[in-house]
RNA sequence: CCUCGAAAAGGCAAACCGGUCGCAAGGCCGGCACGCAAAGCCAAGGGCCGGCGGCACAUUGUCGUCGGAAGCCUGGCUGCCGAAA
Numbered sequence: 001c002c003u004c005g006a007a008a009a010g011g012c013a014a015a016c017c018g019g020u021c022g023c024a025a026g027g028c029c030g031g032c033a034c035g036c037a038a039a040g041c042c043a044a045g046g047g048c049c050g051g052c053g054g055c056a057c058a059u060u061g062u063c064g065u066c067g068g069a070a071g072c073c074u075g076g077c078u079g080c081c082g083a084a085a
Base pairs, nucleotide, nucleotide: 003085004082005081011036012035016031017030018029019028020027021026034071040077041076042075044074045073046072048068049067050066051065052064053063054062055061056060
């Protein structure tokens, strides 16, 4: 130094609740604390979610398009600490 993940310090914050923005998915702020060693950043590939449109058809499927989520997987970039191995 890399892999790795004990400890300490510090960090983040699911569900739910309140406020606010959005047609929606969902975002942001506050509370809370399920979890997290990248739960920091990037929608690039797969998958997922929503709006609109086309087609099939009969209420779902599929294609296109626009959007969403990084706490689904893969990939890319960056990064704190230092026991054991």